A computed fold for a 1515-nucleotide RNA from Acholeplasma sp. OttesenSCG-928-E16, annotated as small-subunit ribosomal RNA. NCBI's taxonomy places the organism under Bacteria, Bacillati, Mycoplasmatota, Acholeplasmatales, Acholeplasma.
[in-house]
RNA sequence: UUUUUGGAGAGUUUGAUCCUGGCUCAGGAUGAACGCUGGCGGCGUGCCUAAUACAUGCAAGUCGAACGGAAGCGAGGUGCUUGCACCUUGACUUUAGUGGCGAACGGGUGAGUAACACGUAGGUAAUCUACCCUUAAUACGAGGAUAACUAUUGGAAACGAUAGCUAAUACUGGAUAGGAUAAUUGGAGGCAUCUUUGAUUAUUUAAAGUAAAAGCGAUUAAGGAGGAGCCUGCGGCGCAUUAGUUAGUUGGUAAGGUAAGAGCUUACCAAGACGAUGAUGCGUAGCCGGACUGAGAGGUUGAACGGCCACAUUGGGACUGAGAGACGGCCCAAACUCCUACGGGAGGCAGCAGUAGGGAAUUUUCGGCAAUGGGGGGAACCCUGACCGAGCAACGCCGCGUGAAUGAAGAAGUAUUUCGGUAUGUAAAAUUCUUUUAUCGGGGAAGAAAUGCCAGCAAUGGAGUUGACGGUACCUGAUGAAUAAGCCCCGGCUAACUAUGUGCCAGCAGCCGCGGUAAUACAUAGGGGGCAAGCGUUAUCCGGAAUUAUUGGGCGUAAAGGGUGCGUAGGCGGUUAUAUAAGUCUUUGGUGUAAGUGCAGUGCUUAACACUGUGAUGCUUUGGAAACUGUAUAACUAGAGUUAGAUAGAGGCAAGUGGAAUUCCAUGUGUAGCGGUAAAAUGCGUAAAUAUAUGGAGGAACACCGGUGGCGAAGGCGGCUUGCUGGGUCUAUACUGACGCUGAGGCACGAAAGCGUGGGGAGCAAACAGGAUUAGAUACCCUGGUAGUCCACGCCGUAAACGAUGAGUACUAAGUGUUGGAGAAAUUCAGUGCUGUAGUUAACGCAAUAAGUACUCCGCCUGAGUAGUACGUACGCAAGUAUGAAACUCAAAGGAAUUGACGGGACCCCGCACAAGCGGUGGAUCAUGUUGUUUAAUUCGAAGAUACGCGAAGAACCUUACCAGGUCUUGACAUCCCUCGCGAGUCUAUGGAGACAUAGAGGAGGUUAACGGGGAGACAGGUGGUGCAUGGUUGUCGUCAGCUCGUGUCGUGAGAUGUUGGGUUAAGUCCCGCAACGAGCGCAACCCUUAUUGCUAGUUACCAUCAUUAAGUUGGGGACUCUAGCGAGACUGCCAGUGACAAACUGGAGGAAGGUAGGGAUGAUGUCAAAUCAUCAUGCCCCUUAUGACCUGGGCUACAAACGUGAUACAAUGGCUGAAACAAAGGGCAGCGAAGCAGUGAUGUGGAGCGAAUCCCAAAAAAACAGUCUCAGUUCGGAUUGAAGUCUGCAACUCGACUUCAUGAAGUCGGAAUCGCUAGUAAUCGCGAAUCAGAAUGUCGCGGUGAAUACGUUCUCGGGGUUUGUACACACCGCCCGUCAAACCACGAAAGUCAGCAAUACCCAAAGCCGGUGGCCUAACCAAAUGGAGGGAGCCGUCUAAGGUAGGGUUGAUGAUUGGGGUUAAGUCGUAACAAGGUAUCCCUACGGGAACGUGGGGAUGGAUCACCUCCUUU
Repeated sequence: UUUUUGGAGAGUUUGAUCCUGGCUCAGGAUGAACGCUGGCGGCGUGCCUAAUACAUGCAAGUCGAACGGAAGCGAGGUGCUUGCACCUUGACUUUAGUGGCGAACGGGUGAGUAACACGUAGGUAAUCUACCCUUAAUACGAGGAUAACUAUUGGAAACGAUAGCUAAUACUGGAUAGGAUAAUUGGAGGCAUCUUUGAUUAUUUAAAGUAAAAGCGAUUAAGGAGGAGCCUGCGGCGCAUUAGUUAGUUGGUAAGGUAAGAGCUUACCAAGACGAUGAUGCGUAGCCGGACUGAGAGGUUGAACGGCCACAUUGGGACUGAGAGACGGCCCAAACUCCUACGGGAGGCAGCAGUAGGGAAUUUUCGGCAAUGGGGGGAACCCUGACCGAGCAACGCCGCGUGAAUGAAGAAGUAUUUCGGUAUGUAAAAUUCUUUUAUCGGGGAAGAAAUGCCAGCAAUGGAGUUGACGGUACCUGAUGAAUAAGCCCCGGCUAACUAUGUGCCAGCAGCCGCGGUAAUACAUAGGGGGCAAGCGUUAUCCGGAAUUAUUGGGCGUAAAGGGUGCGUAGGCGGUUAUAUAAGUCUUUGGUGUAAGUGCAGUGCUUAACACUGUGAUGCUUUGGAAACUGUAUAACUAGAGUUAGAUAGAGGCAAGUGGAAUUCCAUGUGUAGCGGUAAAAUGCGUAAAUAUAUGGAGGAACACCGGUGGCGAAGGCGGCUUGCUGGGUCUAUACUGACGCUGAGGCACGAAAGCGUGGGGAGCAAACAGGAUUAGAUACCCUGGUAGUCCACGCCGUAAACGAUGAGUACUAAGUGUUGGAGAAAUUCAGUGCUGUAGUUAACGCAAUAAGUACUCCGCCUGAGUAGUACGUACGCAAGUAUGAAACUCAAAGGAAUUGACGGGACCCCGCACAAGCGGUGGAUCAUGUUGUUUAAUUCGAAGAUACGCGAAGAACCUUACCAGGUCUUGACAUCCCUCGCGAGUCUAUGGAGACAUAGAGGAGGUUAACGGGGAGACAGGUGGUGCAUGGUUGUCGUCAGCUCGUGUCGUGAGAUGUUGGGUUAAGUCCCGCAACGAGCGCAACCCUUAUUGCUAGUUACCAUCAUUAAGUUGGGGACUCUAGCGAGACUGCCAGUGACAAACUGGAGGAAGGUAGGGAUGAUGUCAAAUCAUCAUGCCCCUUAUGACCUGGGCUACAAACGUGAUACAAUGGCUGAAACAAAGGGCAGCGAAGCAGUGAUGUGGAGCGAAUCCCAAAAAAACAGUCUCAGUUCGGAUUGAAGUCUGCAACUCGACUUCAUGAAGUCGGAAUCGCUAGUAAUCGCGAAUCAGAAUGUCGCGGUGAAUACGUUCUCGGGGUUUGUACACACCGCCCGUCAAACCACGAAAGUCAGCAAUACCCAAAGCCGGUGGCCUAACCAAAUGGAGGGAGCCGUCUAAGGUAGGGUUGAUGAUUGGGGUUAAGUCGUAACAAGGUAUCCCUACGGGAACGUGGGGAUGGAUCACCUCCUUU
């Protein structure tokens, strides 16, 4: 500065992150509708659909002061039959007709219209205008008709026909005036035609009266106001898959026509006019003031109110009139409806009500002209569905109410609960108040001013009348809390939570998503949140959405740079000066209707609402400024170009020419193979190949040089020589003087493949054939092989045509290579690479060759799929290319980076992982566990590694959970209550299979009932379900070396760093380095045991010395062994070498032991919804005379088969016999049990000793010694079977162990495959213990004897670390592609069929205007009686609506069949892609194939890995 104050985000892609990007939500609005609910008032609003059809009533009439008549009424008069006729008359009433004005306004609707229709600003010197206002003037004098009416008559009606009478402000001449028109002429003016004024001439043309009036009307002229016509600048929709349109078309001349300009119309002449600044066509649409929304810019919209336009059933036409191509007029055609006597007629609600229909949906057949306004009239007055009011509807906005205060026993009820409580809740009840609203009574408006009448010359004054709403608003009195609350929501967004029911069902859902037995998401209830006479839902618009970006976006990888150049239009453009003023800035005038809106006020009790004042973006006018842009002129040289001299190059085209190699041919030598592969085969070869030598033929390509070297606009270009030719760079003088940049359309070039014609054809090689591989192999590999590859000419026009990066100009740190030029050099110019600062980016990265900072121009993008598809069009010989959608489906698709996991990726390291060895398993018989099968039951669990001699450290009954049968029901077990007082266990007898029942004995306990019986109910009980509801416990990766945190730092962030790197270790063990510094859980150590030793202590152990004995038996000893306590000892401590002066490693010394001394215990963060509800505990569910409890018997022990774990063997390193040595660690009283005796033996008897360093189990065995067997199904092996026994136990039948005698099976070392073990280990030998009445080949321990081998890390398996790729994250047991089959959905094609629309050509041609017109008819005027002028009907012609015919155009619907597309938990076939995805992938093209796809040619890296080259960084 008068006001003009104004901007919020969230959810959803991922394991997580950042970005891109869509979808969705929160807000506001509505002429709304639907669901539930509903007290009052005010102000508004109310067919958005069928411009569909309409019954009935009303919506435009009025004037007797324009006219003649008629009827009625009143008054007077006459006649006189005293109530009839006639006459006169009226400020009387009504009015069919003539006449005037109005009916073109008001009211409705939005079909048409993309147009000067609308808006805005102008023009009209190119125009008209009734009524109204102002000014000036005028009205003289004639005439002939006609309706009404009367008579006759036609018709059903509507409506007429003929004859006769009559009036006017109706009609027709004449006079006068002024005006108009034309010509001539003078003056003045303007804008070309012209305008104005004066004069002359010629033509043409006015009037009306009226109850008498200061009134109203009539005529002429001029002006005004308001209205209308026409013209122009500018502005506002879509489609280019609509690109060409137009013959009255564009212009001229002449004529006609109009109120008026004009191809408006006609004739002639010319050939123009419009169009990429979008013509034409098609689709859609009334336009605006405004309304909604928005911070604004904008976007959407055009109900109500106001302005304009258009229309009035559809189409055409004129008449009247000031004004109409006329909503409630006329004529015609068409459709529809109605009347009819069948001959003909009538009608038009998109006026107000109302009806039917359509629809999700929109009101009363109301009152009044009281007000405002309109028409007529002099006026009274009449008319007015305009309007004012009322009625209906929560349809909208606004206001009010449904009560207020107090009130804790925190009542009852309800819901919930951990049962204590908590919530509803001061809420209710109760007490005290108030009375808005509703009801009843009383009073009661404003809106009314007038016109008219009276008085007055007049200004003006006076008396009085008029209210639909309405007895309404409002005021007041009475009664009494009395009459008045619902709807939606409660997972997040988004304010608000619990219980029950349900169990991927029923259902919810705006998006994400909920629901599969503990649902805050479904349904119900309680509670809570929000809004409130409403609340939700649906639909539509704006917002949020910067998601079309002017304000205000992008294009390397997310969608997006045209394949490349030349160049037209267009856009943009260097320096200086002058002029101009179009853009620009500013002053001023006009306009921008009213309403609305902003601001300031005022009035209804408030508000909505209404009123007053003032402002507002626009368009236009006028004056000014001159910096910038534009324009004009004049100059300049820095841009651009020309000239001169040099210069590099696979730049292009043409001709010629060279050698190496492949193949083929001929000949010689030579002999059986060659070739090919992972391995083979097809193939070639004794008709002589391959190999080798010589000679020849032919085609194609050019090794080395060769290089992130060069050239070109791109595609692309490579032997050598010659010719022609394009462009670049550097240096330097001179010249031109902005000549420049970009570039829509257009034109040209454009790899490979492909096409056409003609050549050529060595090699290679789609298709094809054969051989392999494979489950298959239309492939990868091999052998052949045709198009093609090559040349000439002509097409095609596409590629990952890529730097995925358009062109140009300017600016912005450095460093370092390389190519060309100049310079003596420093250096500089032009290219081409790398590193890198600022800056930028979502990040990756880019970084003077920008993806940085700016400017100019072009191209392109706007979610994914459908789809670069369909249709249309253009091009092409074809293949196809260019342009390029939609329906429908989804909530994502996508980019970059992160952490993991994975890879038939890479690297490093470790492990009995492999290798080197030893011994096994897999074959046999048996034991044991599992599967399967069987069964009344064979109880249950465990299932790759990590189930299977596992739970089970021990099933005859019991166990036992399973089956059959028999029994019990407050129970076998626990607590509580009532009652009786008795009598438990035990023993005996009887019945029974037993449980159990009965009887007796007995006397624990109890009599404060704690014991026993009985009873009722709460409850007990469950090895019933869910290990995917859980606790606890356990397995496994793995005794692997890892897993984390705090602070700091880096990164937008997820995250990273630390924890990576160089060494080292068994080890994230330690050292060094380092934006990290520290710390925790793990590792190690601390613990137990074994090995050495010291001290202490010696009984039941020990015994050297001394005694003693049969004997450490005893005395004694404390030395030794041993026992069991406390100590010591080992730490890379010492030496040498290596190493970085480190950590450490290697070797050595000493030592009982040496580098963790051996063994054990000890198991990080986590993984496997791993195992266990049957150890135990436990939520929820289930059973309750049974899924609980008891008993007997049976089963868990079955047996075609398969698997795991073991035992014993197959024998001589052995078997058997004999004699005879040496342990350790354990156990023992419901026990171990000695000696002795019996038995062949198991064992029996016996009972000493021992609660155990004392006694017993207890004999160790292998070994060693002696003998025998002599290689065999055996003197091996012992299964199986028979007989007889022993032991345990109520009980060995199903179903125990052992003994003796007899029997004497398989088996002669074990296929593919596979397991364990690195030292006191493997192997082998025996001993013990737990469980247990009895019952180990299992399990857990103990000692005896006692090896072999390890070069090493290529490979297999597992693990750890680093790195890399990824479309995986349920994490490769991942993800995922296409055909086929099924269902559904939308779309394309299709022989056709049906319908609409706009045109074209022709036919017919209504009404009607215009033009013509022989004959016919004709009142006014002339003439003078014949007629004329004029008019009319009829007829003809041009134009023409509707209609018809024809061929096309275009749009839509439909169509047997057909094509691809999309969607759909568990269909089929393969495995194409993602890792090197197992043949790297992808692009263009061609061929082939069930399908994904394969192969050929060229191209890209958006390919892993390894090596080399080049460049860079550091030193």